Context: one part of a larger RNA
RNA sequence: CGUUGGAACCAUGAGAGGAGCUGUUCCUAGUACGCAAGGACCGGAAUGGACGUACCACUGGUGCAACUGUUGUCGUGCCAACGGCAUAGCAGGGAAGCGAAGUACGGACGGGAUAAACGCUGAAGGCAUCUAAGCGUGAAGCCCCCCUCAAGAAUAAGGUUCCCAUCUUUAGAUAGAGUAAGACCCCUAGAAGACUACUAGGUAAUCGGUCAUCGGUGAAAGCGCGGUAACGAGUUGAGCUUGAUGAUCCGAAUCGGUCGAGGG
Numbered sequence: 001c002g003u004u005g006g007a008a009c010c011a012u013g014a015g016a017g018g019a020g021c022u023g024u025u026c027c028u029a030g031u032a033c034g035c036a037a038g039g040a041c042c043g044g045a046a047u048g049g050a051c052g053u054a055c056c057a058c059u060g061g062u063g064c065a066a067c068u069g070u071u072g073u074c075g076u077g078c079c080a081a082c083g084g085c086a087u088a089g090c091a092g093g094g095a096a097g098c099g100a101a102g103u104a105c106g107g108a109c110g111g112g113a114u115a116a117a118c119g120c121u122g123a124a125g126g127c128a129u130c131u132a133a134g135c136g137u138g139a140a141g142c143c144c145c146c147c148u149c150a151a152g153a154a155u156a157a158g159g160u161u162c163c164c165a166u167c168u169u170u171a172g173a174u175a176g177a178g179u180a181a182g183a184c185c186c187c188u189a190g191a192a193g194a195c196u197a198c199u200a201g202g203u204a205a206u207c208g209g210u211c212a213u214c215g216g217u218g219a220a221a222g223c224g225c226g227g228u229a230a231c232g233a234g235u236u237g238a239g240c241u242u243g244a245u246g247a248u249c250c251g252a253a254u255c256g257g258u259c260g261a262g263g264g
Stems, first nucleotide, its partner, number of pairs: 001152001005163006015149004021049007033038001051106005059100001061098002067092004071086006110144003117137004164263001166177003182259004186202005206252003209248006215241003222235002225232002
């Protein structure tokens, strides 16, 4: 820009892409078959491998500064307590998120037309013949069925709901203006994301803060007590806390602006 007024939404599917794998064991049955050794078709069930998709309750990984321990050194006058630097100094476990080695699920079933092949009826050619006319059966393959995208599918499909027939101008079906439904700018953010887009919000729990609980770490500082002291135990599951779930308008989404129909 188009889809023949302007919008919000629902939804069809022309077409495109994906998937498509397979082992072992058991039953049927030690049956059919076979002198024996051995050992089925058909049909049914269980359990795996690889591959794929999704997810993080579990198992573990990571987790650059949430917690703790600790070495050297410098600093805060000293003690104590802290801070800086040394690969994040080193080390221990670790919330969320992410991802697998973890968990769940998938290949199916069924239908249609066929290949090789097997047939029915059947002439040319009194017979025979699956083929010449006609009609069947038949594969992990083909087309559907399953999953994803999809109306710029220009033959531009279809449907539901909302907004309405204002003003100026023109010969007019033209041009312009202010609006409607609605949308955007802007702002707060996100399990969305390179940007954009998408999604949730903009007076409300959207973000931050605060509070409560949970999660993590693992028993703060100070003080008194014991010990000559190093240190120990007590106050104490303490203190701190990136996180999760709730609550709360304390701070920030203020105030505003722009676009947007008049219909053959």
Molecule: large-subunit ribosomal RNA, domain VI
Organism: Clostridia bacterium